[in-house]
Context: one part of a larger RNA
RNA sequence: ACCGGCGAGUUAUGAAUGCUGGCGAGGUUAAGAUGAAGAGUCGGAGCCGAAGCGAAAGCGAGUCUGAAGAGGGCGGAGAAGUCAGUAUUGAUAGACCCGAAACCGGGUGAUCUAGGCGUGAACAGGUUGAAGUUGAGGUAAAACUUGAUGGAGGACCGAACCGACCCCCGUUGAAACGUUGGCGGAUGAUUUGCGUCUAGCGGUGAAAUUCCAAACGAACCCGGAGAUAGCUGGUUCUCCCCGAAAUUGCUUUAGGGCAAGCGUGUCGCGAGAGAGAAGGUACCAUGAAGGUAGAGCACUGAAUAUGUGAUGGCCUCAACUAGAGGUACUGAGCAUAAUCAAACUGCGAAUGACAUGGGAACAGGCGAUGCAGUGAGACAUAGGGUGAUAAGGUCCUGUGUCAAGAGGGAAAGAGCCCAGACCGACAGCUAAGGUCCCAAAAUGGAUGCUAAGUGGAAAAGGAUGUGGGAAUGUCCAGACAACUAGGAGGUUGGCUCAGAAGCAGCCACCCUUUAAAGAGUGCGUAACAGCUCACUAGUCGAAUGAACCUGCGCCGAAAAUAUACCGGGGCUAAGCAUCAUACCGAAGCUAAGGACAGAAGGAUCUGUGGUAGGGGAGCGUUGCAGUGGCGAAGAAGCAUGACCGGAAGGACAUGUGGAGCAGCUGGAAGAGAGAAUGCCGGU
Numbered sequence: 001a002c003c004g005g006c007g008a009g010u011u012a013u014g015a016a017u018g019c020u021g022g023c024g025a026g027g028u029u030a031a032g033a034u035g036a037a038g039a040g041u042c043g044g045a046g047c048c049g050a051a052g053c054g055a056a057a058g059c060g061a062g063u064c065u066g067a068a069g070a071g072g073g074c075g076g077a078g079a080a081g082u083c084a085g086u087a088u089u090g091a092u093a094g095a096c097c098c099g100a101a102a103c104c105g106g107g108u109g110a111u112c113u114a115g116g117c118g119u120g121a122a123c124a125g126g127u128u129g130a131a132g133u134u135g136a137g138g139u140a141a142a143a144c145u146u147g148a149u150g151g152a153g154g155a156c157c158g159a160a161c162c163g164a165c166c167c168c169c170g171u172u173g174a175a176a177c178g179u180u181g182g183c184g185g186a187u188g189a190u191u192u193g194c195g196u197c198u199a200g201c202g203g204u205g206a207a208a209u210u211c212c213a214a215a216c217g218a219a220c221c222c223g224g225a226g227a228u229a230g231c232u233g234g235u236u237c238u239c240c241c242c243g244a245a246a247u248u249g250c251u252u253u254a255g256g257g258c259a260a261g262c263g264u265g266u267c268g269c270g271a272g273a274g275a276g277a278a279g280g281u282a283c284c285a286u287g288a289a290g291g292u293a294g295a296g297c298a299c300u301g302a303a304u305a306u307g308u309g310a311u312g313g314c315c316u317c318a319a320c321u322a323g324a325g326g327u328a329c330u331g332a333g334c335a336u337a338a339u340c341a342a343a344c345u346g347c348g349a350a351u352g353a354c355a356u357g358g359g360a361a362c363a364g365g366c367g368a369u370g371c372a373g374u375g376a377g378a379c380a381u382a383g384g385g386u387g388a389u390a391a392g393g394u395c396c397u398g399u400g401u402c403a404a405g406a407g408g409g410a411a412a413g414a415g416c417c418c419a420g421a422c423c424g425a426c427a428g429c430u431a432a433g434g435u436c437c438c439a440a441a442a443u444g445g446a447u448g449c450u451a452a453g454u455g456g457a458a459a460a461g462g463a464u465g466u467g468g469g470a471a472u473g474u475c476c477a478g479a480c481a482a483c484u485a486g487g488a489g490g491u492u493g494g495c496u497c498a499g500a501a502g503c504a505g506c507c508a509c510c511c512u513u514u515a516a517a518g519a520g521u522g523c524g525u526a527a528c529a530g531c532u533c534a535c536u537a538g539u540c541g542a543a544u545g546a547a548c549c550u551g552c553g554c555c556g557a558a559a560a561u562a563u564a565c566c567g568g569g570g571c572u573a574a575g576c577a578u579c580a581u582a583c584c585g586a587a588g589c590u591a592a593g594g595a596c597a598g599a600a601g602g603a604u605c606u607g608u609g610g611u612a613g614g615g616g617a618g619c620g621u622u623g624c625a626g627u628g629g630c631g632a633a634g635a636a637g638c639a640u641g642a643c644c645g646g647a648a649g650g651a652c653a654u655g656u657g658g659a660g661c662a663g664c665u666g667g668a669a670g671a672g673a674g675a676a677u678g679c680c681g682g683u
Base pairs, nucleotide, nucleotide: 001683002682003681004680005679006678011093012092013091015089016088017087018086019085020084021083022082023081026048027047028046032042033041034040052059053058062074063073064072065071096234097233099231103224104223105222106221107220108219114198115197116196117195118194119193120192121191122190123188125157126156127155128153132149133148134147135146136145137144161185162184163183165182166181169178200216202212203211209218237618238617239616240615241614242613247260248259249258250257251256261374262373263371264370265369266368267367268366269365283358284357285356286355287354294347295345296344300341301340302339304337305336306335307334308333312329313327314326315325316324317323377402378401379400380399381398382397383396384395385394386393407418408417409416422594423593427590428589429588433584434583435582436569437568438567442581445579446578447577448576449575455571461555462554465552466551467550468549469548472545473544474543482539483538484537485536486535488512489511490510493507494506495505518533522531523530595608596607597606598605619672621669622668624666625665626664627663629661630660637656638655639654640653641652643650644649
């Protein structure tokens, strides 16, 4: 891992509600007795109901309060209960099953290990050479020096022994801590045998939360015990009807609850054998409220320019006070123009919501009650807050989809577009989206555009790309472009300056000759010079210039495995825009057939996606009771098969097997397996 078996809402008691049954103003017994009995009979104590009110005495269709015959409170008039069974739910119990870490009690452990105590044992060999002693020297005597002797030391080197610093190997090991090689201590606070002591709310500890029998921040074993688990996982047959929520309030509450909201069953409003009643949704009309979008600037604030210019400052004059003049300072207020605002409004919608009246569809509404689940939501689009006018961000509001929704489209795809799957079929029409091939359907039609593979990714910005539009200059009295020629004089204008002559800079920018020519457009020189332009004539002979609005394109445009930003091939349309037509295309719609639901049957009509969840109807398993049966002419079980039923399921045949078995009617459950890192077995 697979296969097989086992494996989870049970039981008791009392309660609520529904259903079934008995009796009924009543219903019913309990313990117990009798009995073969758990049958039956007896047993009326007790319980519930038929009357309430009051604290009570008590009174009673009333009663309590009260002085009251008042008022008020609770009752009364229509009347149903009770016992048993059964279903659902909640309560008390382990209460659907498995699962803690822990807590407590009583015991067992110091054969491991920590420390202590008692008694024993062990430490090859080599080295160093303390004190002391002694000889000699030395001294008055000592001290002292030196030679021997001596054999000290948590001394030295190094085996056994004890340890464990480094690397490899080993890492389902030879070994749950080891091996090889190196390494530390090795007469000591040394190592070690045996015996013995200390025990878990504890011991022991040269102290590390160390050790206390291979896992110790509190050992192990058994018990309390099925501890508790707002947590995770699992929870077993079928079909039919309906079908949510991820919100609000409160919560030591936030992944849990309680109440409400939203679901479902039953009853009623409430009739009804008919597709309507009641009700009043979509929709229509009318009415009333409002301060959002927008707009606006009188108000509250913000904010720009100009004018005017209070106050204050500065300068000059004057100075005793009072002042006068100036000001490229400040800048209130006012005026004009043009703006901004969620917490501005002298304005103000559309929607929505409300009220009244009308008003479609089998469609819902209200009330009571049984049973829930939900209280993590997600994205899209629109209006906002927050954030950075970031996020597949976050928080609200409206709507949709997913959740709980399959089908078609978007290459692929929870939340986008189309569309809501009762069933079967080799019928038809459509939606979104498509019609060259992959690949169903137009290599279709008309009119244009694009040349960029734009289409088939992007901005500011840039550009004689190209189409359309509407204006406007110049031009046969010759434009635009090109070529030829001219482009002068006063004058080197004045100033400045070393110089300044059209061309560093400042000022002015005239006059003359002219077809025309600036006190000069650019290059240039130290300054001149030189080249050139504006401007003019000629040549030429027909268009040309600068802007604006707009369609489609171009550049801007660099990324990591491989083309890789059309799904691919490929396309110049098979791209883009507009128009009309045909076709394809889904579980949509239609046609024909069938099933089920809507209070028996038929017709008609409508409906039948579905998680949590509510309701309904069934299948099967194992005992039991009753009943009629089957079986050696072969029961159950097993194997195979093309049969039947709407499903769970049920027959039949053959083989195997070799002794029991199914049907029907009831009743009772250890009653259905694929999942629980499930348990046991097999392979």